[in-house]
Background
RNAcentral holds the sequence, with entries from MGnify. The RNA shown here (Lysine riboswitch aptamer) has 168 nucleotides and comes from a chicken gut metagenome. Rfam family: Lysine riboswitch aptamer. Gene Ontology term of the family: lysine biosynthetic process. Of the family's consensus pairs, 87% are formed in the model.
RNA backbone atom coordinates (compact mmCIF):
# COMPACT_ATOMS: atom_id res chain seq x y z
C1' N A 1 0.00 0.00 0.00
C1' N A 2 -3.99 -3.70 -1.30
C1' N A 3 -7.79 -7.18 0.21
C1' N A 4 -11.05 -9.17 3.90
C1' N A 5 -13.17 -8.59 8.72
C1' N A 6 -14.82 -7.24 14.15
C1' N A 7 -17.72 -4.06 18.05
C1' N A 8 -24.32 -4.86 18.66
C1' N A 9 -31.10 -2.82 21.27
C1' N A 10 -24.74 -1.41 15.59
C1' N A 11 -25.52 2.76 11.40
C1' N A 12 -28.20 4.83 7.29
C1' N A 13 -31.76 4.69 3.12
C1' N A 14 -36.16 2.99 0.82
C1' N A 15 -41.12 1.40 -2.18
C1' N A 16 -45.00 -0.99 0.03
C1' N A 17 -48.15 -2.92 4.15
C1' N A 18 -50.32 -2.39 9.17
C1' N A 19 -51.01 0.79 13.61
C1' N A 20 -51.51 5.14 16.75
C1' N A 21 -51.66 10.17 16.40
C1' N A 22 -52.62 14.34 13.30
C1' N A 23 -58.44 15.53 14.57
C1' N A 24 -63.53 16.22 15.36
C1' N A 25 -58.27 20.00 13.15
C1' N A 26 -58.28 22.10 7.89
C1' N A 27 -62.46 22.39 5.07
C1' N A 28 -67.85 21.94 3.09
C1' N A 29 -73.14 22.77 3.98
C1' N A 30 -77.13 26.09 6.58
C1' N A 31 -84.24 30.65 4.58
C1' N A 32 -79.06 29.92 11.90
C1' N A 33 -76.99 34.02 15.31
C1' N A 34 -73.39 38.06 16.53
C1' N A 35 -69.30 41.57 14.95
C1' N A 36 -66.61 44.57 11.34
C1' N A 37 -63.75 48.29 8.15
C1' N A 38 -61.69 45.13 10.70
C1' N A 39 -59.17 40.82 9.17
C1' N A 40 -56.19 37.05 5.89
C1' N A 41 -51.77 35.77 2.34
C1' N A 42 -44.76 33.27 8.17
C1' N A 43 -41.54 38.59 10.53
C1' N A 44 -40.39 44.12 8.99
C1' N A 45 -40.96 47.88 4.82
C1' N A 46 -43.35 48.82 0.00
C1' N A 47 -46.80 46.96 -3.50
C1' N A 48 -50.54 43.52 -5.03
C1' N A 49 -54.60 40.21 -4.13
C1' N A 50 -58.80 38.17 -1.19
C1' N A 51 -63.30 38.93 1.89
C1' N A 52 -63.54 38.26 6.48
C1' N A 53 -63.79 36.96 12.19
C1' N A 54 -66.51 34.35 16.23
C1' N A 55 -70.55 31.07 17.91
C1' N A 56 -74.45 27.07 17.00
C1' N A 57 -76.07 22.63 14.17
C1' N A 58 -74.88 18.71 10.47
C1' N A 59 -70.96 16.29 7.37
C1' N A 60 -65.67 15.70 7.59
C1' N A 61 -60.22 14.77 5.34
C1' N A 62 -55.03 14.76 3.96
C1' N A 63 -49.64 15.68 4.03
C1' N A 64 -45.08 15.86 6.44
C1' N A 65 -43.43 13.46 10.92
C1' N A 66 -43.68 8.58 14.33
C1' N A 67 -43.93 3.02 15.73
C1' N A 68 -43.84 -2.18 13.88
C1' N A 69 -42.55 -5.48 9.92
C1' N A 70 -39.67 -6.10 5.43
C1' N A 71 -35.89 -5.05 1.74
C1' N A 72 -31.27 -2.76 0.39
C1' N A 73 -26.38 -0.55 1.30
C1' N A 74 -22.88 -0.79 5.09
C1' N A 75 -18.84 -0.64 10.09
C1' N A 76 -16.61 7.22 9.85
C1' N A 77 -21.18 2.79 9.20
C1' N A 78 -23.05 7.76 10.36
C1' N A 79 -24.01 12.41 12.97
C1' N A 80 -22.77 17.52 14.19
C1' N A 81 -20.15 22.34 13.34
C1' N A 82 -17.98 25.29 9.49
C1' N A 83 -17.38 26.33 4.10
C1' N A 84 -19.30 26.46 -1.30
C1' N A 85 -23.74 26.20 -4.01
C1' N A 86 -29.09 25.51 -5.26
C1' N A 87 -34.24 25.69 -3.56
C1' N A 88 -38.61 27.33 -0.12
C1' N A 89 -43.42 31.82 0.70
C1' N A 90 -48.33 36.56 -4.11
C1' N A 91 -43.95 40.19 -5.92
C1' N A 92 -39.33 43.02 -4.50
C1' N A 93 -35.72 44.06 -0.55
C1' N A 94 -33.76 42.65 4.34
C1' N A 95 -33.20 39.39 8.45
C1' N A 96 -34.06 34.77 10.51
C1' N A 97 -35.44 29.81 9.73
C1' N A 98 -36.11 25.21 6.88
C1' N A 99 -34.65 21.50 2.86
C1' N A 100 -31.04 19.33 -0.88
C1' N A 101 -25.97 18.51 -3.12
C1' N A 102 -20.59 18.73 -2.42
C1' N A 103 -16.58 18.97 1.25
C1' N A 104 -11.13 13.76 6.09
C1' N A 105 -11.46 21.81 7.25
C1' N A 106 -12.65 20.45 12.67
C1' N A 107 -15.16 17.16 16.54
C1' N A 108 -17.47 12.24 18.02
C1' N A 109 -15.05 4.36 19.04
C1' N A 110 -20.32 2.54 20.08
C1' N A 111 -25.19 2.00 22.04
C1' N A 112 -28.13 3.07 26.65
C1' N A 113 -29.99 6.16 30.87
C1' N A 114 -30.49 11.08 33.17
C1' N A 115 -30.37 16.62 33.20
C1' N A 116 -30.40 21.01 30.30
C1' N A 117 -30.87 23.50 25.59
C1' N A 118 -32.14 24.39 20.18
C1' N A 119 -34.96 23.82 15.49
C1' N A 120 -38.97 21.40 12.96
C1' N A 121 -43.61 19.80 14.66
C1' N A 122 -50.11 18.72 16.67
C1' N A 123 -46.78 16.42 19.97
C1' N A 124 -40.08 15.04 23.95
C1' N A 125 -43.29 10.91 19.52
C1' N A 126 -38.84 11.43 16.80
C1' N A 127 -34.03 14.54 15.68
C1' N A 128 -29.50 17.33 17.28
C1' N A 129 -25.97 19.39 20.79
C1' N A 130 -23.53 19.88 25.81
C1' N A 131 -22.60 17.67 30.56
C1' N A 132 -22.87 13.48 33.94
C1' N A 133 -23.26 8.14 34.79
C1' N A 134 -22.25 3.22 34.55
C1' N A 135 -21.86 -0.59 30.33
C1' N A 136 -19.36 -2.41 26.03
C1' N A 137 -15.53 -3.25 22.05
C1' N A 138 -10.28 -2.11 20.77
C1' N A 139 -5.00 -0.95 21.68
C1' N A 140 -1.08 0.28 25.33
C1' N A 141 0.99 0.02 30.41
C1' N A 142 1.12 -2.32 35.40
C1' N A 143 -0.15 -6.26 38.71
C1' N A 144 -2.30 -11.04 39.78
C1' N A 145 -4.10 -16.05 38.40
C1' N A 146 -2.44 -19.72 35.42
C1' N A 147 1.24 -22.54 33.69
C1' N A 148 5.51 -25.20 28.38
C1' N A 149 4.18 -20.27 27.46
C1' N A 150 5.37 -14.13 25.33
C1' N A 151 -1.32 -18.01 24.76
C1' N A 152 -5.61 -17.04 27.85
C1' N A 153 -8.39 -14.74 32.05
C1' N A 154 -9.18 -10.93 35.90
C1' N A 155 -8.36 -6.05 38.07
C1' N A 156 -6.73 -1.00 37.67
C1' N A 157 -5.12 3.25 34.73
C1' N A 158 -4.71 5.71 30.07
C1' N A 159 -5.48 6.67 24.63
C1' N A 160 -8.50 7.11 20.19
C1' N A 161 -11.69 4.89 14.56
C1' N A 162 -6.60 9.03 10.10
C1' N A 163 -7.74 3.40 15.11
C1' N A 164 -7.81 -2.34 15.70
C1' N A 165 -7.42 -7.66 13.76
C1' N A 166 -6.02 -11.19 9.75
C1' N A 167 -3.68 -12.22 4.94
C1' N A 168 -0.57 -10.64 0.77
RNA sequence: GAUAGAGGCGCGUCUCGCCAAGAGUAUCCGUGGCCCAUGCCGUGCAGGGCAGGCCCGGGGAAAGGGGCAGACGCCGAAGGCGGUUCCCGCUGCAAAGGGGACUGGCCUGGGCGGACAAACUAAGAGUUGUCCGACUGUCGCAAAUGGUAUAAUUUGCGGAGGGCUAUC